[in-house]
RNA sequence: CCGUGACUGACACCAGGUUCCAGGCAGAGACGGAGGACCCAAGCGUCCCGGGCACGGCCAGGCGCCUGCCCUUGGGGUGAAGCCGCCACGCGCGGCCGGAUGGCCUCAUUCGAACCCGACAGCUAACUCCGCAGGCGAUGAGAGGUUCA
Numbered sequence: 001c002c003g004u005g006a007c008u009g010a011c012a013c014c015a016g017g018u019u020c021c022a023g024g025c026a027g028a029g030a031c032g033g034a035g036g037a038c039c040c041a042a043g044c045g046u047c048c049c050g051g052g053c054a055c056g057g058c059c060a061g062g063c064g065c066c067u068g069c070c071c072u073u074g075g076g077g078u079g080a081a082g083c084c085g086c087c088a089c090g091c092g093c094g095g096c097c098g099g100a101u102g103g104c105c106u107c108a109u110u111c112g113a114a115c116c117c118g119a120c121a122g123c124u125a126a127c128u129c130c131g132c133a134g135g136c137g138a139u140g141a142g143a144g145g146u147u148c149a
Base pairs, nucleotide, nucleotide: 011137013135014134018029019028020027031131032130033129034128035127040122050071051070052069053068054067056066057065058064074120075117076116077115078114082096083095084094085093086092097112098111099110100109101108102107103146104145105144106143
């Protein structure tokens, strides 16, 4: 001098994900999410409206109906995390669109996951219920304009 790792403190970043008070489970404020009327929207010929299990119930009888439990391909929710095209079909390339960082614009860089509900939910006042996690940065610092201190 360069690189790497660990601890502590401060300063940051994504995210709703924090503050106060308990100290013995708990309780509040802020923020965030879901369910849930009229109206509106949707629908308005009929039927049907996923799969499995039950030594449960109804019935003279049926897997006809009900109930309970389980599953996820239909559908739905949180989230920015979607749509389309090409193709040697790779977790590949490209376009549109959406998110993040650099105060802001151009621009540059980068991300487009994961999980949950369980056949079922439009909006929705009152009302009801739930969350308040986790991850992560280190001299690398592009350029122009502009703003603040």

c-di-AMP riboswitch aptamer (ydaO/yuaA leader) from Pseudarthrobacter sp. C4D7, 149 nucleotides, folded computationally. Its Rfam family is "c-di-AMP riboswitch aptamer (ydaO/yuaA leader)". About the family: This family represents a conserved RNA structure found upstream of the ydaO and yuaA genes in Bacillus subtilis and related genes in other bacteria. Lineage of the source: Bacteria > Bacillati > Actinomycetota > Actinomycetes > Pseudarthrobacter. The sequence was found by an Rfam model in a public genome assembly.